Overview
Predicted 3D model of a 119-nucleotide RNA (SAM riboswitch aptamer (S box leader)) from an Ignavibacteriota bacterium. It was read from a public genome assembly, where an Rfam model found it. Lineage of the source: Bacteria > Pseudomonadati > Ignavibacteriota. It matches the Rfam family "SAM riboswitch aptamer (S box leader)". From the family's description: The SAM riboswitch is found upstream of a number of genes which code for proteins involved in methionine or cysteine biosynthesis in Gram-positive bacteria.
[in-house]
RNA sequence: CACUUAUCAAGAACGGCCGAGGGAUCAGGCCCGCUGACGCCGUAGCAACCGAUUCCGCAACACGCGGAGUGCCAGGUGCUAACUCCUGCCCGGCAGGACAUUGCUGGGAGAGAUGAGAG
Numbered sequence: 001c002a003c004u005u006a007u008c009a010a011g012a013a014c015g016g017c018c019g020a021g022g023g024a025u026c027a028g029g030c031c032c033g034c035u036g037a038c039g040c041c042g043u044a045g046c047a048a049c050c051g052a053u054u055c056c057g058c059a060a061c062a063c064g065c066g067g068a069g070u071g072c073c074a075g076g077u078g079c080u081a082a083c084u085c086c087u088g089c090c091c092g093g094c095a096g097g098a099c100a101u102u103g104c105u106g107g108g109a110g111a112g113a114u115g116a117g118a119g
Stems, first nucleotide, its partner, number of pairs: 001119001003117006013043005021032003026088004044080003049076002051072001052070007084111001089108007
């Protein structure tokens, strides 16, 4: 980097450095930011994907498969503003209205993020 697959409404902050933009991309909106954002580092925390471990079932030669728990005293990642901040494409519902169009809302797709796997 592209592929497969699962998840994405919950959760979790302080300090140091830096110094002007940042919220992936493009556009629109809406936010964050000199009361210092973003980023980097340290510490702390959240979560439970993988790992570990306990129990149950299947299988029973072992490997293994499925389900439920445990946060695990240096396990591997990840994450710690806003739903993935919201919308954009497709199909619906409701309301207003002038057939234009607007507001709210449900589902799906696409894109993205993270884990695991394989290349």